[in-house]
Molecule: transfer RNA
Organism: Candelaria pacifica
RNA sequence: GCUCGUAUAGCUGAGUGGUUCAGCGUGGGUCUUGUAAACCUAAGACCGGAGUUCAAUUCUUCGUGUGAGCA
Numbered sequence: 001g002c003u004c005g006u007a008u009a010g011c012u013g014a015g016u017g018g019u020u021c022a023g024c025g026u027g028g029g030u031c032u033u034g035u036a037a038a039c040c041u042a043a044g045a046c047c048g049g050a051g052u053u054c055a056a057u058u059c060u061u062c063g064u065g066u067g068a069g070c071a
Base pairs, nucleotide, nucleotide: 001070002069003068004067005066006065007064010024011023012022013021018054026042027041028040029039030038047063048062049061050060051059
């Protein structure tokens, strides 16, 4: 330099053109003499720009980060 993959919550992952999901973690509560565990509940995210579309996290494209391959 070229090609391919990937970017979703604090972390690890799922997901799909029409309300974004889970586990762990965090805050609050119940229980307990107290702590832990257990149960209930809440907050919390689609890498950035442009395009297509009635509607984009999803499709296309450019960029950025990251991983792999070739030279």